[in-house]
RNA sequence: CGCUCAUCAAGAGCGGCCGAGGGAACAGGCCCUACGACGCCGCGGCAACCGACAUGAGCACGGUGCCAAAGCCUGAACGAUGAGUG
Numbered sequence: 001c002g003c004u005c006a007u008c009a010a011g012a013g014c015g016g017c018c019g020a021g022g023g024a025a026c027a028g029g030c031c032c033u034a035c036g037a038c039g040c041c042g043c044g045g046c047a048a049c050c051g052a053c054a055u056g057a058g059c060a061c062g063g064u065g066c067c068a069a070a071g072c073c074u075g076a077a078c079g080a081u082g083a084g085u086g
Stems, first nucleotide, its partner, number of pairs: 001086008013043005021032003026075004044067003048064004053058001071078001
């Protein structure tokens, strides 16, 4: 990177750096943002999947993931996360 399966209406903050855009892509909306968004780092948190322990069905130990708004809404259509596999 490709393929397959499952899920995507809940949950989760502070500080520092950067400095103008961002919310996956396209279109139409709508929203966030110099009261510093987005991104990165540190600590913290949440608990989606797998592993381990458990089996009155939890825990946060490990591997990833996540911490604005229903994947923000809609549309032809696509995306993300986890596991398996090539």